[in-house]
Context: one part of a larger RNA
RNA sequence: GGCGUAUGGUGGAUGCCUUGGCAUCAGGGAGCGAGGAAGGACGCAGCGGGCUGCGAAAAUCCACGGGGAGCUGCGAGCGAGCUGAGAUCCGUGGGAAUCCGAAUGGGGCAACCUGGUGUGGUGAUAAACCGCAUCAUCCUUAACUGAACAAAUAGGUUAAGGAGGCGAACCCAGGGAAGUGAAACAUCUCAGUACCUGGAGGAGAAGAAAUCAAUUGAGAUUCCCUGAGUAGUGGCGAGCGAAAGGGGAGGAGCCCAAACCUGUCUUAGCGAUAAGGCAGGGGUUGUAGGACCGCGUGAGUACCAAUCUAUACAUAUAGUCGAACUGGCAUGGAAAGGCCGACCGUAGAGGGUGAUAGUCCUGUAGGCGGAAUGUGUAUAGAAGGGAAGCGGGAUCCUGAGUACCACGGGGCACGAGGAAUCCUGUGGGAAGCAGGGGGGACCACCCUCCAAGGCUAAAUAUCACCUGAUGACCGAUAGUGGACGAGUACCGUAAGGGAAAGGUGAAAAGAACCCCGGUGAGGGGAGUGAAAUAGAACCUGAAACCAUAUGCCU
Numbered sequence: 001g002g003c004g005u006a007u008g009g010u011g012g013a014u015g016c017c018u019u020g021g022c023a024u025c026a027g028g029g030a031g032c033g034a035g036g037a038a039g040g041a042c043g044c045a046g047c048g049g050g051c052u053g054c055g056a057a058a059a060u061c062c063a064c065g066g067g068g069a070g071c072u073g074c075g076a077g078c079g080a081g082c083u084g085a086g087a088u089c090c091g092u093g094g095g096a097a098u099c100c101g102a103a104u105g106g107g108g109c110a111a112c113c114u115g116g117u118g119u120g121g122u123g124a125u126a127a128a129c130c131g132c133a134u135c136a137u138c139c140u141u142a143a144c145u146g147a148a149c150a151a152a153u154a155g156g157u158u159a160a161g162g163a164g165g166c167g168a169a170c171c172c173a174g175g176g177a178a179g180u181g182a183a184a185c186a187u188c189u190c191a192g193u194a195c196c197u198g199g200a201g202g203a204g205a206a207g208a209a210a211u212c213a214a215u216u217g218a219g220a221u222u223c224c225c226u227g228a229g230u231a232g233u234g235g236c237g238a239g240c241g242a243a244a245g246g247g248g249a250g251g252a253g254c255c256c257a258a259a260c261c262u263g264u265c266u267u268a269g270c271g272a273u274a275a276g277g278c279a280g281g282g283g284u285u286g287u288a289g290g291a292c293c294g295c296g297u298g299a300g301u302a303c304c305a306a307u308c309u310a311u312a313c314a315u316a317u318a319g320u321c322g323a324a325c326u327g328g329c330a331u332g333g334a335a336a337g338g339c340c341g342a343c344c345g346u347a348g349a350g351g352g353u354g355a356u357a358g359u360c361c362u363g364u365a366g367g368c369g370g371a372a373u374g375u376g377u378a379u380a381g382a383a384g385g386g387a388a389g390c391g392g393g394a395u396c397c398u399g400a401g402u403a404c405c406a407c408g409g410g411g412c413a414c415g416a417g418g419a420a421u422c423c424u425g426u427g428g429g430a431a432g433c434a435g436g437g438g439g440g441a442c443c444a445c446c447c448u449c450c451a452a453g454g455c456u457a458a459a460u461a462u463c464a465c466c467u468g469a470u471g472a473c474c475g476a477u478a479g480u481g482g483a484c485g486a487g488u489a490c491c492g493u494a495a496g497g498g499a500a501a502g503g504u505g506a507a508a509a510g511a512a513c514c515c516c517g518g519u520g521a522g523g524g525g526a527g528u529g530a531a532a533u534a535g536a537a538c539c540u541g542a543a544a545c546c547a548u549a550u551g552c553c554u
Stems, first nucleotide, its partner, number of pairs: 001553009015539001016503002020474002022471007029463002031166002039100003042055003046078002050074002061094006070082003105114003115135008137163009170201001171199005181188001185235001211218002222249005232240002253455003256399001260281009286433001288398004292392004303385002307382011319368003325341001327340003342359002344348001350362003404428007414440001435450005490497002510538001513525004
C1' cells in the first nucleotide's frame, strides 16, 4: 500500500407518518363599489421583530342568540387582570373604520404636498393653530338665466338622480390573425379559433311564426338523444357538414304603433281652418283582426309571471340530545393486542386516547332547535295590468326609403353554383286586404303564414367563493410553485422569473448538581425516560467518502 472483517464518523437514501395538495360529485351562493371597493401603506398589545386579527373606539366596542368554565391569538415566560351578575369562544345585526387606491377640491415621483367656502373650538370679535362639513368629471331631468342687432339658440348657474373602478369562468356583440393541414402552395383549412374592444347577468342569448310541412298535419324559444358522418358541399383535394321528422328536459304567454274619441299646447293664418306635439281612452290579428254602426252590459269581476308587504313552511348562517365494560387474568413503560366473561346496535363510518377500542373521548344511526339576516316555495293582500257577446260590411286602419330589383360583399353545412332563404355598402324603388311573404332559380295551381316596433320565467352554460362526501389519486426530488413567516428569500432597469426548507418523546419529564474548558464551543459523569447510538445539527439512518483496530498478501 491492497483485499477483508469489526467499530465509529460523515451523509440523508429507504421505511413508516401527514397538518398539505390533486380529482370527481352534491348542496349553497353567484357579486363588491362615491354610504369610497378590490388591493395596499402605516399603525394598534404592559413587555412584539414575524404571521394572524384589528383601525386613533385600532389582537378590538354594542345588542341579540348559542354555550357553560375557564380566559387574555400563533406564544412559552414575567407582570397585571377578566370570569356563574356567565367571561374567553361561536353565530346574526349594528358602531367605529388613519392614509393611498375609480380616488373625486388642486397637485403629485401611490400611501405625500397644498387650497377655496361655510361653521365650531382656543384666543381678544384680530392673527395664528386645531376640528367638522363641502367643493372632480360626464349623463339625464327640472328650474333660473342668457351672446354675436329683435326673437330664438349656443353658452352659464343651481338642484335632484345616475355613472365611473374591481372580479375566476360562463354569455352576447364589434373587430380579427398566424404556426398548421392540404405530405409543396394560391382557392380551401386551421377558424370566426387565439387575441383586442364594448356590454350584461346570476345566468346570458333566443323566443310567441310574413315558421315548418306536404295534400295528412304541426304549433314560441332553449337544451339533450336520434336522424347522421346521412342529404349535401368541396383545387369534388385536404376537408367541411346540415335540416325536417321522432324521443325526452322544460313549458307561459304578452305589450305597443295606427284607425277612432277626449283634453290641452305649439306653429302658420285677420279668420274659418290646416299641420303637428303632449296626455288620457281605444286597439293588437290571418278561419284575418280592429276602428266605425246597431243590439247587449258582465266588470275594474274572472284572471295575471315579473314589484312590494305579511304569514306559514323549508333551507343557509351558531348549536343540541344521542345506546352499550373503564369487567377479570397475564405480558408490557403504557392495553385498545392475547386468554376468559358480559352488553348495545335504526349507532360495527371516521378520528383520538402511552401498541390494534362498537361499549373511554369525539363522533356515527336517528331525532330536536332559531333572537337576527339571506334564499326558495306556498297562501293572502297591495301596487300595477286586465278579458270574454251577437250582427252589419259602405268607409277607415293594420309598422316605407321598407319589401323587392341591379351591382359589390358577408352569413346560411351550401366555396357563384340552377342558388332559394337571411344581413347590407351603392343605385333604383312597390302594393297597401280585391293586399303581401314563403314553400331551394323561375312560372302556374295548391297549401301556409302576416315582415319592415317591443317584453318575456323554466329546462341550458360556468365555478373565483362557502360547505359536505368520495378516491385501484400523491405522500415531502411526490402531490399545488408553495404541508414550513411562499408568490416569501433571491434574480432582473422592467415586463417577468422564482427556490430550498416537514418528523425528539406517550408526556418536556428539554438534562438539577459535579468535572474539563475561554464565566466558551464541545464533551465526561449524574439524573429523566421503555429507549438518550430518542439530547434538541433530535424517528428510521442505506451508499459514496473518512478514520480506528485487526487477519491475510506484498